[in-house]
Molecule: transfer RNA
Organism: bacterium
RNA sequence: GCCACCCUAGCUCAACAGGCAGAGCAGCCGCUUUGUAAGCGGCAGGUUGUCGGUUCGAUUCCGACGGGUGGCU
Numbered sequence: 001g002c003c004a005c006c007c008u009a010g011c012u013c014a015a016c017a018g019g020c021a022g023a024g025c026a027g028c029c030g031c032u033u034u035g036u037a038a039g040c041g042g043c044a045g046g047u048u049g050u051c052g053g054u055u056c057g058a059u060u061c062c063g064a065c066g067g068g069u070g071g072c073u
Stems, first nucleotide, its partner, number of pairs: 001072007010025004019056001027043005049065005
């Protein structure tokens, strides 16, 4: 330098022929326990990497840029 893939909650990842953004773990509160852990219930947590484009509507489609992983040279 070229090619492919990935970027969504603190972490690991879903969501999709464009139509209200979710789960598990972690966190907080409560129940249970003599107490802790486990278990159960609940709460909170997101400008979906950035900037544009298409569209009534974009996490999803298109472009550029940034970051990461792998391959080739």